[in-house]
This is a predicted structure of a 480-nucleotide part of an RNA (small-subunit ribosomal RNA, 5' domain) from a Minisyncoccota bacterium. Its mean pLDDT, the model's own confidence on a scale to 100, is 84. Its Rfam family is "Bacterial small subunit ribosomal RNA". Its family is annotated with structural constituent of ribosome and ribosome in the Gene Ontology. The source organism's lineage runs through Bacteria, Bacillati and Minisyncoccota.
Context: one part of a larger RNA
RNA sequence: GGAUGAACGCUGGCGGUGUGCCUUAAGCAUGCAAGUCGAGCGGGUGUAGCAAUACACCAGCGGCAGACGGGUGCGUAAUACAUAGGAAUCUACCUCUUUGUGGGGAACAGCUCGCCGAAAGGCGGGGUAAUACCGCAUAAGCCCGUAAGGGGAAAGUCGCAAGACGCGAAGAGAGGAGCCUGUGUCCCAUCAGGUAGUUGGCGGGGUAAUAGCCCACCAAGCCUAUGACGGGUAGCCGAUGUGAGAGCAUGAUCGGCCACAAGGUAACUGAGACAAGGUGCCUACACCUACGGGUGGCAGCAACUGGGAAUCUUGCGCAAUGGGCGAAAGCCUGACGCAGCGACACCGCGUGUGGGAUGAAGGCCUUCGGGUUGUAAACCACUGUGGCAGGGGAAAAACACAAUGAUGGUACCCUGCUAGAAAGCACCUGCUAACCACGUGCCAGAAGCCUCGGUAAUACGUGGGGUGCAAGCGUUAUCC
Numbered sequence: 001g002g003a004u005g006a007a008c009g010c011u012g013g014c015g016g017u018g019u020g021c022c023u024u025a026a027g028c029a030u031g032c033a034a035g036u037c038g039a040g041c042g043g044g045u046g047u048a049g050c051a052a053u054a055c056a057c058c059a060g061c062g063g064c065a066g067a068c069g070g071g072u073g074c075g076u077a078a079u080a081c082a083u084a085g086g087a088a089u090c091u092a093c094c095u096c097u098u099u100g101u102g103g104g105g106a107a108c109a110g111c112u113c114g115c116c117g118a119a120a121g122g123c124g125g126g127g128u129a130a131u132a133c134c135g136c137a138u139a140a141g142c143c144c145g146u147a148a149g150g151g152g153a154a155a156g157u158c159g160c161a162a163g164a165c166g167c168g169a170a171g172a173g174a175g176g177a178g179c180c181u182g183u184g185u186c187c188c189a190u191c192a193g194g195u196a197g198u199u200g201g202c203g204g205g206g207u208a209a210u211a212g213c214c215c216a217c218c219a220a221g222c223c224u225a226u227g228a229c230g231g232g233u234a235g236c237c238g239a240u241g242u243g244a245g246a247g248c249a250u251g252a253u254c255g256g257c258c259a260c261a262a263g264g265u266a267a268c269u270g271a272g273a274c275a276a277g278g279u280g281c282c283u284a285c286a287c288c289u290a291c292g293g294g295u296g297g298c299a300g301c302a303a304c305u306g307g308g309a310a311u312c313u314u315g316c317g318c319a320a321u322g323g324g325c326g327a328a329a330g331c332c333u334g335a336c337g338c339a340g341c342g343a344c345a346c347c348g349c350g351u352g353u354g355g356g357a358u359g360a361a362g363g364c365c366u367u368c369g370g371g372u373u374g375u376a377a378a379c380c381a382c383u384g385u386g387g388c389a390g391g392g393g394a395a396a397a398a399c400a401c402a403a404u405g406a407u408g409g410u411a412c413c414c415u416g417c418u419a420g421a422a423a424g425c426a427c428c429u430g431c432u433a434a435c436c437a438c439g440u441g442c443c444a445g446a447a448g449c450c451u452c453g454g455u456a457a458u459a460c461g462u463g464g465g466g467u468g469c470a471a472g473c474g475u476u477a478u479c480c
Stems, first nucleotide, its partner, number of pairs: 001480004006476005013349006019342002021307001026305002030302003035064003040061002043058006071260003081184006089177003094173008102136001104134002111126006142151003156165003186232003193223003198220004203215003235257004239250004262283005285296004313339001315338003321335001322333004352382004362373004386418007396407001424469005430449002435464005445452002
């Protein structure tokens, strides 16, 4: 000098774009953050109707989605990440291709009846639908098998119809995921030896798949000064800061990957989880209780308490983009789009412009003549960035047409009025741009370094003057 997710002091006019718990992965009142489908299914309630029926709502069975999106960085020094490869794999939704979709059955919720419980919830009897469940048939292709042979499937709904959306089997693709290998990836040797599923083999189990991944048996290997093992620290990268570069430091925001969801543990469902707003168990904590027993998990968005030098609104909207479900209309979406708060950062603008000397008054200094503040002010003329008021008023909106904007009556444009709201901070011994007076008297104090202050202090304090930056200026901390 540059930089910062900064903080502190003094000060503070406006706009745009960004950005904002770095500390206790501490605890959390309240609201919201994941639903949707009646064109899969049977019911219940209500409304209209004499009825058939129609419409609306509700829980349930069922399907898809809750493995994405959002948060955090605890753990992890290698089951991670980056890069380059590999073979023994899986893949819902989407695209393409081939082929099929025949015929039956038995249940369980809801419902109803009875019962238990304070509640949460639960038990029993009866009966019911389906794209829920289970057989049978068929099998081109598929799986097992050298072969012979054996095995295994489906679901309907809407529509007057055409047809549409589905369903089963198989293959290909795209995207996604799992696994393996090479290379690279911080400090300590005051960590030197480590290792028994350890290293390899045979056989078996297991997985979507390879493998000591697991097991029985056999052998005695395997790693290590090219740093094993141990300890400490740490999410990694694209990038970011700085620097001429090499490098050094960092890893906030944005993007990719990983890990985690009160601490620990386990599986279930599923194409995918060992699952943040799913389940079981243990622990700690908190809440309810009729004391028998239950309920909960903000490292989602806001908000609150605490901690801290320190970090925001319990806002608006699904209009756009994107996502889930749906044939669609649409519903949901604290993702997102916006607004609010903070000079936290960057950028831009303003706080007027021209004239104005008898160089007014006041202040300060003075050699008492004057000098300086200083064209500065007053005063005259002007302008309207801005401010205030009035009028107009977007783009962002596309999807056959039509309709549809939270932001927002905002941006922007026009008219009128108004110099009116709007300057501070640090420094002035040298380094380093900028000097006098008074006060103080090694005191009070200053200080980045050398140092300054003990009676003439340009170094302390105040005043005047000056210098530098400017809606900021200084200080502190950290990096280059």